[in-house]
RNA sequence: AGACUGGGCUGUGCCGCCGCGCGGUAUCACGCCGUAAGGUAUUACCGUGAGGAAAGUCCGGGCUUCACAGGGCAGGAUAACGGAUAACGUCCGCCGAGGGUGACCUCCGGGAAAGUGCAACAGAAAAUAACCGCCGUACUGCGGUAAGGAUGAAAAGGCGAGGUAAGAGCUCACCGGCAUCAUGGCAACAUGCUGCAAGUGUAAACCCUAUUCGAAGCAACACCCCUAUGGGCAGUCGGCCCGACAUUUGCCCGGGGUGGCAUAGAGCUUUAUGGCAACAUAAAGCCAAGAUAAAUGGCGGCUGCCGCAUGAACAUGCGGUACAGAACCCGGCUUACAUGCCCAGUUUAUUA
Numbered sequence: 001a002g003a004c005u006g007g008g009c010u011g012u013g014c015c016g017c018c019g020c021g022c023g024g025u026a027u028c029a030c031g032c033c034g035u036a037a038g039g040u041a042u043u044a045c046c047g048u049g050a051g052g053a054a055a056g057u058c059c060g061g062g063c064u065u066c067a068c069a070g071g072g073c074a075g076g077a078u079a080a081c082g083g084a085u086a087a088c089g090u091c092c093g094c095c096g097a098g099g100g101u102g103a104c105c106u107c108c109g110g111g112a113a114a115g116u117g118c119a120a121c122a123g124a125a126a127a128u129a130a131c132c133g134c135c136g137u138a139c140u141g142c143g144g145u146a147a148g149g150a151u152g153a154a155a156a157g158g159c160g161a162g163g164u165a166a167g168a169g170c171u172c173a174c175c176g177g178c179a180u181c182a183u184g185g186c187a188a189c190a191u192g193c194u195g196c197a198a199g200u201g202u203a204a205a206c207c208c209u210a211u212u213c214g215a216a217g218c219a220a221c222a223c224c225c226c227u228a229u230g231g232g233c234a235g236u237c238g239g240c241c242c243g244a245c246a247u248u249u250g251c252c253c254g255g256g257g258u259g260g261c262a263u264a265g266a267g268c269u270u271u272a273u274g275g276c277a278a279c280a281u282a283a284a285g286c287c288a289a290g291a292u293a294a295a296u297g298g299c300g301g302c303u304g305c306c307g308c309a310u311g312a313a314c315a316u317g318c319g320g321u322a323c324a325g326a327a328c329c330c331g332g333c334u335u336a337c338a339u340g341c342c343c344a345g346u347u348u349a350u351u352a
Stems, first nucleotide, its partner, number of pairs: 001348009013302006020049007031040003051323001055334002058332005063217004070242004075213005081093004095109001096107004110208002115206002117202003131149002133145005157175002160172003177196003181192004221259006230253005235245002265287001267286008304321007
């Protein structure tokens, strides 16, 4: 210098004018709006006001209700091993397999010896292998044979030697597979010794094993007000069964208001310690949108970054500046994204 690998960050800023949501103070207010619960104008000032994904709503949790009575079946999800966590299908580490010269990347990674099924076409045969070939006997039959041919995605472990009538793990060496033992490791597993001649594939087919899951969701739910001293139904923890509870009960049939709900938490930032890491612990500091048809905007100027043109540098002009937008709250995953920057590492070539 070229070509790459992994990870992280950024997501223009400032000023002026006008405007909007929310909170506070003052004013209004013994007011006004509303049947009521309840709400609160206007004006002035101060404070505050989108994201790294707020998105998809895919996974997990908090919270809430359903029966302070649950159990079983069915069904769903996950799948090597160890750890992190509130939890997870997420994350970290590690093992095995595959890919790359390498940094590194990928894996829907349990069981096919519990059972059932399937393996199209081709092929003799798709798992009780004999079509051709080879051998024996013998006469066109019987028997032996998986070395060779042919088919296929896949053909009875591969390869060499011995052996044999011809052959064959029939025997042996090596490789592969499985099992016992030893060593190392928490473990998955790795290495070594010895033994075994052995039942193809498919579980993104049923199924089996292990772990785990109650359901519904803030339009949850709680309280209050108004309306008919009304009407209807029989059930509930929601697919089924048992059990339990209730019928002095419960649910449904209208409208509105308040809370839930936005500052107190699995919270954020920095530092220290422990750990390879995910993460944990401690200290200090901080408090950060809250609407309900939904505010977070518009205009102007300067500026940052990128590209192009002119130009000797400085500079000038033009163009571009993404994806997208909170709605109960968190942890993840996935997807979208203009531009710029940083960190760690690999490899190739050249020079010293």
Molecule: Bacterial RNase P class A